[in-house]
Context: one part of a larger RNA
RNA sequence: UGACGGGGGCCCGCACAAGCGGUGGAGCAUGUUGUUUAAUACGUCACUAACCGUAGAACCUUACCAGGGUUUGACAUCCGUCGUUCGCCGGUGAAAGCCGGUUUUCCCCGCAAGGGGACGUCGAGACAGGUGUUGCAUGGCUGUCGUCAGCUCGUGUCGUGAGAUGUUGGGUUAAGUCCCGCAACGAGCGCAACCCUCACCCCAUGUUGCCAGCGAGUAAAGUCGGGAACUCUUGGGGAACCGCCUGCGCAAGCGGGAGGAAGGUGGGGAUGACGUCAAGUCAGCAUGGCCCUUACAUCCUGGGCUACAAACAUGCUACAAUGGACGGCAAACAAAGGGAGCCGAAGUCGCGAGACGGAGGCAAUCUCAGAAAUCCGUUCUCAGUUCGGAUCGCAGGCUGCAACUCGCCUGCGUGAAGUCGGAAUCGCUAGUAACCGCAGAUCAGCGAAGCUGCGGUGAAUACGUUCCCGGGCCUUGUACA
Repeated sequence: UGACGGGGGCCCGCACAAGCGGUGGAGCAUGUUGUUUAAUACGUCACUAACCGUAGAACCUUACCAGGGUUUGACAUCCGUCGUUCGCCGGUGAAAGCCGGUUUUCCCCGCAAGGGGACGUCGAGACAGGUGUUGCAUGGCUGUCGUCAGCUCGUGUCGUGAGAUGUUGGGUUAAGUCCCGCAACGAGCGCAACCCUCACCCCAUGUUGCCAGCGAGUAAAGUCGGGAACUCUUGGGGAACCGCCUGCGCAAGCGGGAGGAAGGUGGGGAUGACGUCAAGUCAGCAUGGCCCUUACAUCCUGGGCUACAAACAUGCUACAAUGGACGGCAAACAAAGGGAGCCGAAGUCGCGAGACGGAGGCAAUCUCAGAAAUCCGUUCUCAGUUCGGAUCGCAGGCUGCAACUCGCCUGCGUGAAGUCGGAAUCGCUAGUAACCGCAGAUCAGCGAAGCUGCGGUGAAUACGUUCCCGGGCCUUGUACA
């Protein structure tokens, strides 16, 4: 100087407390361990691994296993030989491939000879190739402490020196934020602001969006003429600064009030200092070293990654009456997105999944598209039930070369566990939690109950900082570095 203390002081954080809802019990989904297996590919392991890489494992993916093939190679550049490609047919085969046949005469320069190029065959070698190894050789990127308020430097001063001072102290703040003081005076990286978005207003804009007034029109409808007010679209601008009033205070600032769409950082996002964990990743990519080179490379078929005594993690659905079922389906009301190998309307068929159909739409035009919880009425009357839906059987639909291993969906039947969950444990402070549905990426299809967004309904509680956890500052002890 740090680090540490079941030392002290001060202060923060859904850290506790106060509340609301869960997890831990059940069934299922998904991931992991373990076991099994020819293989069940690899990585990741307290917080910071375990719906994680994977935003899509039937083939492909695919890296694993078995078998069948290839060896200048599936891919790149260079040399030589022969040819013309392309395509078609036959044999063999699970395919890859191997064997054989046939057709034909690619492009440019050139009269031609010839030259060049592209593609293919054969040959030799340089080389290719490696998801092989080392994340403890690395770059890059990422997690975490932590959006915590800290981390440092120059000059000066003090100290023999390590170093100190500044950065401590008194206030204040979300903040090393600012003020006052001070052997310090300044500065840098962080904080804040500048950026995006939501909330208010103004100007511009007026189609594909809108419809107040006027006219036409309809069963109804911005449907039509028209309008530019309103909503809205997307550009620009304004608006909030403790600015004003008041109390306290030297000040910084704090409490209250007015006005205002918004008030003291207005809400949300992006943004992550010096560093820590030899944290994570050589399998995203790049890359040093090492290793393989008829194999640790590469092609194909099939299988596996989907196994199943058990354990753990994250979710979904429930155990019901604040509920289930049925009807009212022109009884309602969203936002944000997607669409050309795509979205697919009307109409028709089917109980349904879906099929036929093909209008319109490169989309503020058409379409996916029915929002759901909600509301009204009827019924069920506390039961393993008209709760719950696992599991299994049968019959179908869709995608795809192909749903056996191993897809999703529909109808009928079947109806399991489960009556609110031990010890323990998690999230959340407001348009939040909780509940409700919608969309998208990936994607032929889908194991999505995941993820990323979007809106709808919409709470309770916070006395307080003694205690648990993590952190910041000052101080103290130390046989630790």